The prediction has a mean pLDDT of 84. Large-subunit ribosomal RNA, domain IV from a Candidatus Saccharimonadales bacterium, 367 nucleotides, folded computationally.
Context: one part of a larger RNA
RNA sequence: UCUUCGUCAAGGAACUCGGCAAAACAGCGACCGUAACUUCGGGAUAAGGUCUGCCUCGCCGCAAUGUUCCGGAACGAUAACGAGAAAAACCCUAAGUUCAGGGAUGUUGUGGCGAGGCCGCAGCGAAAGAACCCAAGCAACUGUUUACCAAAAACACAGGUCUCUGCUAACACGAAAGUGGAUGUAUAGGGGCUGACUCCUGCCCGGUGCUGGAAGGUUAAGGGGACGACUUCACGGUCUGAACUGAAGCCCCAGUGAACGGCGGCGGUAACUAUAACCGUCCUAAGGUAGCGAAAUUCCUUGUCAGGUAAGUUCUGACCCGCACGAAUGGAGUAAUGAUUUGGGUACUGUCUCGACGAAGAGCUCG
Numbered sequence: 001u002c003u004u005c006g007u008c009a010a011g012g013a014a015c016u017c018g019g020c021a022a023a024a025c026a027g028c029g030a031c032c033g034u035a036a037c038u039u040c041g042g043g044a045u046a047a048g049g050u051c052u053g054c055c056u057c058g059c060c061g062c063a064a065u066g067u068u069c070c071g072g073a074a075c076g077a078u079a080a081c082g083a084g085a086a087a088a089a090c091c092c093u094a095a096g097u098u099c100a101g102g103g104a105u106g107u108u109g110u111g112g113c114g115a116g117g118c119c120g121c122a123g124c125g126a127a128a129g130a131a132c133c134c135a136a137g138c139a140a141c142u143g144u145u146u147a148c149c150a151a152a153a154a155c156a157c158a159g160g161u162c163u164c165u166g167c168u169a170a171c172a173c174g175a176a177a178g179u180g181g182a183u184g185u186a187u188a189g190g191g192g193c194u195g196a197c198u199c200c201u202g203c204c205c206g207g208u209g210c211u212g213g214a215a216g217g218u219u220a221a222g223g224g225g226a227c228g229a230c231u232u233c234a235c236g237g238u239c240u241g242a243a244c245u246g247a248a249g250c251c252c253c254a255g256u257g258a259a260c261g262g263c264g265g266c267g268g269u270a271a272c273u274a275u276a277a278c279c280g281u282c283c284u285a286a287g288g289u290a291g292c293g294a295a296a297u298u299c300c301u302u303g304u305c306a307g308g309u310a311a312g313u314u315c316u317g318a319c320c321c322g323c324a325c326g327a328a329u330g331g332a333g334u335a336a337u338g339a340u341u342u343g344g345g346u347a348c349u350g351u352c353u354c355g356a357c358g359a360a361g362a363g364c365u366c367g
Stems, first nucleotide, its partner, number of pairs: 001362008010353002014351001019348001027052001029051004037042001039196001053118018072099004119123001124129001131346007138338002143155002159194007171180003197333004202263003207260002209256005216251003222245002228239004264282005291325001292322001303319005
C1' cells in the first nucleotide's frame, strides 16, 4: 500500500453526476392515535406517541377437579294410596338410580387487569427482524425479458376495436397422404392494432390498400377463317393469317380511417400602443377539433413569471412564441402498485472538512 472489518472530538451531505457506500430505523407485541386523496376496497403497521424486566398482593375470565344447594328430564310407573254406590273419568305422585344445567365454595393450571416494592445507563436488555415524509414523470396492477455488462418507461396482461372464417372452416405444417385448429362450431377459431378504469376518440376517400360493381375500353391461349403466297397438267397439298368471338386483371364507377396515411401560405384591419374577433387572396382531398403543452417531445434556451434556496442549467406551478404535441401508430386524467426515473425534506452518519487509531489476511524481506 491492498482486501475485509471496528472506533472516533466538533460539525452533519459542506462529499458527489447522484446520500454511491455506510450509519440510522427495527418485535404485523399492547394501548392511544392516524392526513391528503380514493375505483370506498384502500392509503395504513400511514405519520406520531406511551408501555414492556423481576418479586409480592388483590380482582376477574377460561379449563380441569372436589364438596354442597336448587329446580328439571328419563326410569321407577298403565304401580301403591285416597276420593267416589260401582264403572268410566279425575286428582296426587314417594324413596332410589342415571343424565344435562345453574348457584355457592375449595384446590390446581393458564390468561388478563390493578396496586405496592426491587435492581440496572439500558427490561422486545443477546441474535434476527420496516428508516420515514412531500411533490412530479412513466407504466394501471401480479407477471415476463437481453443464461454471462441493460429488469426498464421494453414485452405480456384483463379490457376495447377492426377483419377473416358456415365446417372437408379460415389459418398453419407437409411433396402428398395427412395432422394441428378441435373430439371445438360465430358467446367459436385465426390475424392486425390498442392496452385496467374515467371522460373522450374530430376533419380528409385526392394517392395506396381493401370491399362491391350483369355497362363500357384494353387484354392471352383457343375458336374463326377473308385476302394473299408457294407448288401442281389437274385433283389437291403447304404456308400466311384480316374481320369477328374470347376470362381474370388493369382502366373505369362507388364505398371504406380503431385501413397505410394526411390534417397550409401570404397581405391588411379596432379611437394611445400592442394585438387581431374581422376582411382579401392563393393553394389543397382536407387544412389539427377536444384536450395537453419549453413536455421522456422546445433548436433558439439557463425562454418569461412565480415557488422552494443566502445563492437553483435540475424541480414544481403557470404562460403559449408547439424549430418539430394531438386523439386506439390512441388524447387527457387517475386511487393502488414499482429493486422504475426526477426534485425536496426529517432522522442519521468518516461521504466530506481531515484525517487518526486498532484487528485479521495479503503484499515486502529471509527461508

About this RNA:
The sequence was found in a public genome assembly. Rfam family: Bacterial large subunit ribosomal RNA.